[in-house]
Context: one part of a larger RNA
Molecule: large-subunit ribosomal RNA, domain IV
Organism: marine sediment metagenome
RNA sequence: CCCCCGUUAAGGAACUCGGCAAGUUGACCCCGUAACUUAGGGAUAAGGGGUCCCUCUUGAGCAAUCAGGGGGGCGCAGAGAAAAGGCCCGGGCGACUGUUUAACUAAAACACAGGUCCCUGCUCAAAGCGAAAGCUGAGGUAUAGGGGCCGACACCUGCCCAGUGCCGGAAGGUUAAGGGGAGGGGUUCGUUCCUCGAUUCGUCGGGGGACAAAGCUCUGAACUGAAGCCCCGGUGAACGGCGGCCGUAACUAUAACGGUCCUAAGGUAGCGUAAUCCCUUGUCGGGUAAGUUCCGACCCGCACGAAUGGUGUAACGAUCUGGGCGCUGUCUCAACGGGGGGCUCG
Repeated sequence: CCCCCGUUAAGGAACUCGGCAAGUUGACCCCGUAACUUAGGGAUAAGGGGUCCCUCUUGAGCAAUCAGGGGGGCGCAGAGAAAAGGCCCGGGCGACUGUUUAACUAAAACACAGGUCCCUGCUCAAAGCGAAAGCUGAGGUAUAGGGGCCGACACCUGCCCAGUGCCGGAAGGUUAAGGGGAGGGGUUCGUUCCUCGAUUCGUCGGGGGACAAAGCUCUGAACUGAAGCCCCGGUGAACGGCGGCCGUAACUAUAACGGUCCUAAGGUAGCGUAAUCCCUUGUCGGGUAAGUUCCGACCCGCACGAAUGGUGUAACGAUCUGGGCGCUGUCUCAACGGGGGGCUCG
C1' cells in the first nucleotide's frame, strides 16, 4: 500500500451520473390501517404497543398447556444471540405469472390469455411443410386446425380504393405451346429432249439437259388458341396515404368566416415540448435558498394519432425516472482494531 471484515465523536447524502455500497427495518402477539379499485385487492399498507425472571391469582381444558389480572425483581438492552421486509408519495413503459442474449444487456425486448383479418367445409385424401416418400395437423372436424397483425380490462378505433396487394368478374383488347395449313424452297418418282452403244426394229442400257409431283423434306401466312396482363368492380384490424397560398372582426393581436390552387383523400376522437420537440433549460404554475431532471398546465405536433393500434386504468415489476421520511464512513475527514496479501530489513 491492497483485499475482506468490525467499530467510530459531531454532522447526516454535504458523496456521486445516480444513496452505488453499507446501514436502517426485520420474528411472534395485540391495536390500527388511506387514496384508489377490475370489489379480489391495495395490506405485513402506513402507524403504534407488548415480549425476561419470581410470586399470588382468575378463566378455559381430563391434562400438557393457553389466555388474563395483582405485586415484586434484575440489566444499557427481555424476539437481549443466530436467523430475520427500510417505508411512503408522484410519473413513464409493459396489464399480470412467465421467457431471453449459457460466459458484458433480464428489459419498455419475446411470450401471454384476449381482439381481429385471411385460409380450409360438410368426399377431411383439409389448409400448412416437403423434390418425393412421408411426418405433422389429428385418430382432431369449423365452438376445429393453420397463417398474419394487435396484445388483460375499459372507452374507442375516423377520412382516402388514385398507386401496390388481395378477392370477384368476364364483354372487348393482347397472348404461349398446340391445332391449322394458304404459299415458298430443296430433293427425287415421273415426263420429255439431246447424245452414245446394243437391237430379234418392238425396244433396252449408259451419259447429259429441261420440266417436275399428291412422295420425302425444310420453311410457313390467315385462322384457332388458356391463365396472365389490359379492362370492370370490391376490399384498410390489406402495403400504405391522410395539403398549399392569400384575405378577413371598431386598439393591437388572432381568425369562427371567405377566396383560390392541387388531391384518391386532406389527420376525426383522444393525446401532445412526449422513450416522439430541432429551436429548447419553450412559456406559466408547483416543489428547492438555489431544479437542463421531476410534476401540473399551455400548444407554435422541425417530424403524435387511432390493432406498424389511440387514450385511460386497479394490481403486478431485481424495470426507467422525480421527491420525502428514516438510516447510515457515501461524504466533511479521517481514525482505530481483526484476518489475508504485497513490499522492505534481518